[in-house]
Context: one part of a larger RNA
RNA sequence: CGUUGGACAGUUGAGGGGCUCUUUCCCUAGUACGAGAGGAUUGGGAAGGACGAACCUCUGGUGUGCCAGUUGUCCUGCUAAGGGCACCGCUGGGUAGCCAAGUUCGGUCUGGAUAACCGCUGAAAGCAUCUAAGCGGGAAGCCAACCCCAAGAUGAACUGUCCGGUCCCCUUUGAGGGAAUAAGGCACCUCUGAGACUAAGAGGUCGAUAGGCCGGAAGUGUACGCGUGUAUAUAUAAAGACGCUUAGCUGACCGGUACUAAUCCGCCGAAAGG
Numbered sequence: 001c002g003u004u005g006g007a008c009a010g011u012u013g014a015g016g017g018g019c020u021c022u023u024u025c026c027c028u029a030g031u032a033c034g035a036g037a038g039g040a041u042u043g044g045g046a047a048g049g050a051c052g053a054a055c056c057u058c059u060g061g062u063g064u065g066c067c068a069g070u071u072g073u074c075c076u077g078c079u080a081a082g083g084g085c086a087c088c089g090c091u092g093g094g095u096a097g098c099c100a101a102g103u104u105c106g107g108u109c110u111g112g113a114u115a116a117c118c119g120c121u122g123a124a125a126g127c128a129u130c131u132a133a134g135c136g137g138g139a140a141g142c143c144a145a146c147c148c149c150a151a152g153a154u155g156a157a158c159u160g161u162c163c164g165g166u167c168c169c170c171u172u173u174g175a176g177g178g179a180a181u182a183a184g185g186c187a188c189c190u191c192u193g194a195g196a197c198u199a200a201g202a203g204g205u206c207g208a209u210a211g212g213c214c215g216g217a218a219g220u221g222u223a224c225g226c227g228u229g230u231a232u233a234u235a236u237a238a239a240g241a242c243g244c245u246u247a248g249c250u251g252a253c254c255g256g257u258a259c260u261a262a263u264c265c266g267c268c269g270a271a272a273g274g
Base pairs, nucleotide, nucleotide: 001152005163006162007161008160009159010158011157015149016148017147018146021049022048023047024046025045026044027043033038051106052105053104054103055102059100060099061098062097066093067092068091069090070089071086072085073084074083075082076081110144111143112142117137118136119135120134166179167178168177169176184268185267186266188204189203190202191201192200209261210260211259212257213256214255215254216253218250219249220248225244226243227242228241
C1' cells in the first nucleotide's frame, strides 16, 4: 500500500515446513522345524544408543557492582578500620540468569491408495491362465495422522463486538479536495516473560512499570568494637584464640509499600451502495 467505511479481538486452513532412526534382552519357547548341532515365524513386554525439543526441581559449570581469607605497595596524618592498583591481584565459596554433563518428553498407534509379490472369479483360446472386464491381500516407502507457520490464499476468507455525528471549498461537480472529531491508534515516558534496531509484551496516578525503602528467601560464614585471656616473681606487651555473635554484609530472586520517576500537552484516524 492492497484486501472497497473505519477499528479491536477471535477463528478457518488452501498451501508450506518439521518429524519419520535403531539395538539388546525377557516371555511365547528351548516350542514349531531338525538325526543332531542348532533354532524360529507370530504376539506381548523391558532396558538402552544416537538424534531432537523444552526446562533449571535435582547434579554441576559460569556467575568482572555478592561474601570471606590473603600477598605486595600507595593513600585516608598515625593506631585501628578501610580504599586504589597488581589477570576479577591471588585463593575458597556462590543467588538470579544463561547452560549441559542435569531433568522431562518425542519418533508410536491407526486409516487410505499402492510397489515387487501372493490370490479369487474368468474369457479371448470348450482346456489352462492373478487380467483382457471385474474383485481381494500386500512395505521402514507414498497420502493422511502428530507438531509448527499460515488469508499478499490479489481466489486477499469467516465470526463477534465498537464507532459511523458535523463543517468548508471548487475553475476539472467526481469513488474530487480539505477541516475538526468518533471507536481506535500513534507518539512520549517507566520497563522486561521481549529484544541488534525495530517488533512483541507489562504499565503510565482510576498506577506496583522501574528505582528506593521494608520483610522474606538465598549466599557467605561469625563483622566492627569491647571484654576475657595468652600473662609468668614483678612490670610492659603483639599475633593467634574465646565470648557478646547461626553474627555482620549481601547483584539480578519472592512479596509488600506511592517515597522518586511514568506530569501536562500533542498527532493520526470514518462511506461505495441503498
Predicted 3D model of a 274-nucleotide part of an RNA (large-subunit ribosomal RNA, domain VI) from a Candidatus Hydrogenedentota bacterium. It matches the Rfam family "Bacterial large subunit ribosomal RNA". Its family is annotated with structural constituent of ribosome and ribosome in the Gene Ontology. The sequence was found in a public genome assembly. The coordinates come from a structure-prediction model, not an experiment, and the mean pLDDT is 86. NCBI's taxonomy places the organism under Bacteria, Pseudomonadati, Candidatus Hydrogenedentota.